[in-house]
Large-subunit ribosomal RNA, domain IV from Corallina ferreyrae, 314 nucleotides, folded computationally. The gene name in the source record is rrl.
Context: one part of a larger RNA
RNA sequence: UUAUAUUGAAGGAACUCGGCAAAUUUACUCUGUAUGUUCGCUAUAAAGAGGGCUGGUUACAUCCAGUGACAUAAACAAAGAAGUAACGACUGGUUACCAAAACCACAGGACUCUGCAAAUUGCUAAAACCGUAUAGAGUCUGACGUCUGCCCAGUGCUUAAAAGCGAUAAAUUUAGGUUUAAGCUUAAAUUUUAACCUUAAGUAAACGGCGGUUCUAACUAUAAGAAUCCUUAGGUAGCGAAAUUCCUUGACGGGUAAAUUCCGUCCCGCAUGAAUGACGUCACGAUUGCUUCACUGUCUCCAAUAUAAAUUCA
Numbered sequence: 001u002u003a004u005a006u007u008g009a010a011g012g013a014a015c016u017c018g019g020c021a022a023a024u025u026u027a028c029u030c031u032g033u034a035u036g037u038u039c040g041c042u043a044u045a046a047a048g049a050g051g052g053c054u055g056g057u058u059a060c061a062u063c064c065a066g067u068g069a070c071a072u073a074a075a076c077a078a079a080g081a082a083g084u085a086a087c088g089a090c091u092g093g094u095u096a097c098c099a100a101a102a103c104c105a106c107a108g109g110a111c112u113c114u115g116c117a118a119a120u121u122g123c124u125a126a127a128a129c130c131g132u133a134u135a136g137a138g139u140c141u142g143a144c145g146u147c148u149g150c151c152c153a154g155u156g157c158u159u160a161a162a163a164g165c166g167a168u169a170a171a172u173u174u175a176g177g178u179u180u181a182a183g184c185u186u187a188a189a190u191u192u193u194a195a196c197c198u199u200a201a202g203u204a205a206a207c208g209g210c211g212g213u214u215c216u217a218a219c220u221a222u223a224a225g226a227a228u229c230c231u232u233a234g235g236u237a238g239c240g241a242a243a244u245u246c247c248u249u250g251a252c253g254g255g256u257a258a259a260u261u262c263c264g265u266c267c268c269g270c271a272u273g274a275a276u277g278a279c280g281u282c283a284c285g286a287u288u289g290c291u292u293c294a295c296u297g298u299c300u301c302c303a304a305u306a307u308a309a310a311u312u313c314a
Base pairs, nucleotide, nucleotide: 001309002308003307004306005305006304007303008302010300011299014298019295028050029049030048031047036041038143052067053066054065055064056063080293081292082291083290084289085288086287087285088284092104093103108141109140110139111138112137113136114135120127121126144280145279146278147277149210150209151208154207155206156203157202158201159200160199163198164197169192170191171190172189173188174187175186176185177184178183211229212228213227214226215225238272239269250266251265252264253263254262
């Protein structure tokens, strides 16, 4: 000096990206327990108190009395707590060996296909299923609560004894070639017809999409309203500087002595928005942001001790 431990005056997060690390708390008995809530929980909430030994007593985790002060769960083991916001409902799963999460799954919701020799799994085999639409398969969403607006012009899908288009397919007839013949082949004609495509309609919890300009109220400002252009339709409810906001450290309020973070509100939403779900939400989370109390060598500012290593000398 390093590593691992132990201790530390006064202060107590001033450290730091960040309380990282450490410290605090911890078992048992008794008291007591807010807010919220899906009434189950939250909850060991929080916040407090007790304990030794002796004698008696007992329902044996009891009660009473005594004991100079302090201590008395020996050691081991053994929650720090509270508030607020974001995301995901939850338990669960995941990048074997840098990521455990807001990702995946999930119960619940919805759409589509499938009538059984089912659809689907490329064929075979086998499964689906020794099941039969309350079944099976595929896709999206993701508990619960309130809801899920408008657009079928584009792409896709579905439907259409109709129409058009569509054969390098099939059949018939005739003629020619070849052959013993069936037949094969060449040319022409006639007939029949599928998908596709066109057309028409439907369909958005299918892929997706959801405007601009100008003017206007008796202070000003703003524009309920008016005009006009374009569109298939012009973004509804809700939320909103957001995990989305460039300008931006937006503005106002709260919290601090002081805050680009945080919380609440506003809304000129660069570029929110409704199962690519929208907005809330109890409980839950080794998730993320912010705050408070307690606690501490994280720090002010380092010091000492033990063990081990390194170094130097012998």
Taxonomically the source falls in Corallina (Eukaryota, Rhodophyta, Corallinophycidae, Corallinaceae). It matches the Rfam family "Bacterial large subunit ribosomal RNA".